The part of an RNA shown here (small-subunit ribosomal RNA, central domain) has 353 nucleotides and comes from a bacterium.

Context: one part of a larger RNA
RNA sequence: UUGGGCCUAAAGCAUCCGUAGCCGGCUCAGUAGGUCUCCUGUUAAAUCCAACGGCUUAACCGUUGGUCUGCAGGAGAUACCGCUGGGCUAGGAGGCGGGAGAGGCGGACGGUACUCCGAGGGUAGGGGUAAAAUCCUUUGAUCCCCGGAAGACCACCAGUGGCGAAGGCGGUCCGCCAGAACGCGCUCGACGGUGAGGGAUGAAAGCUGGGGGAGCGAACCGGAUUAGAUACCCGGGUAGUCCCAGCCGUAAACGAUGCGAGCUAGGUGACACAACGCCUUCGGGGCGUUGUGGUGCCGCAGGGAAGCCGUUAAGCUCGCCGCCUGGGGAGUACGGACGCAAGUCUGAAACUU
Repeated sequence: UUGGGCCUAAAGCAUCCGUAGCCGGCUCAGUAGGUCUCCUGUUAAAUCCAACGGCUUAACCGUUGGUCUGCAGGAGAUACCGCUGGGCUAGGAGGCGGGAGAGGCGGACGGUACUCCGAGGGUAGGGGUAAAAUCCUUUGAUCCCCGGAAGACCACCAGUGGCGAAGGCGGUCCGCCAGAACGCGCUCGACGGUGAGGGAUGAAAGCUGGGGGAGCGAACCGGAUUAGAUACCCGGGUAGUCCCAGCCGUAAACGAUGCGAGCUAGGUGACACAACGCCUUCGGGGCGUUGUGGUGCCGCAGGGAAGCCGUUAAGCUCGCCGCCUGGGGAGUACGGACGCAAGUCUGAAACUU
């Protein structure tokens, strides 16, 4: 529940694709389903409302009229919605062009450091901390140099820079694939928006099988600290972290802000493209102006409880979806679905306050 909301108070699905549904550009003609007007019928009586009347009044009763609304039939109107047919190009899609990018997948190659191994040099300490100790070391450590192995990572460039739907993406090169922006205005001609169900993707951790294992490091074992220390600090260290295949499907998955469209002052950065002008050591160069797109900061109107938001809206409107309704109990129980499991999704009540 004919109401108000969802950045931070409860509330935007993690993200996208998309079925049904809902909504939908300009124009012409037709139709007349919705819509509107008129007429007829029906909508029993009682009840109800109005006027008048009858009981001395009232209650009560009678007569006449009305009676929302709905339904059916008929006649008409055609602005809007719908339907049918035709046309259009501003939405959308395609095409062409030269550019930007850590966008994805696969392969090859490289670099520094850490660790370990071998050879050489070298001698008594090293390491660690607030201070220490555990620990390593005369079976020669730490340190210096040379060689080798292995795994992981990718300094500087690097930027409130870029790309991606989100998660996320950063050494170099090659191959394949995808998306966005800009310019042209060549083609199609409303083909669109949203999206219940549904599908796909989805960090980390975790799980299954196989590989790999340098460093780091839950658990665990020691050393300290402490009243204690199942911690913070130190020395070790297994799973894991890495790769392949398959699950899981969650997060402060955040802009805590759903998607699309239109409208509403500006100022100032950096990014991409285009046009024009100037400079040019001519290069994919530099500077400036303008346009478009995305990305930051500040800010008018306006909004807001305020913080703040403010053409990237949380302003003014429209379309569609999701969600909220005091705290606890509880994201629990039960049932169902999914999962190997962990658990996930859906999701109460008693009671209490």
Overview:
The sequence was found in a public genome assembly. It matches the Rfam family "Archaeal small subunit ribosomal RNA". Its Rfam clan is "SSU clan". The prediction has a mean pLDDT of 88.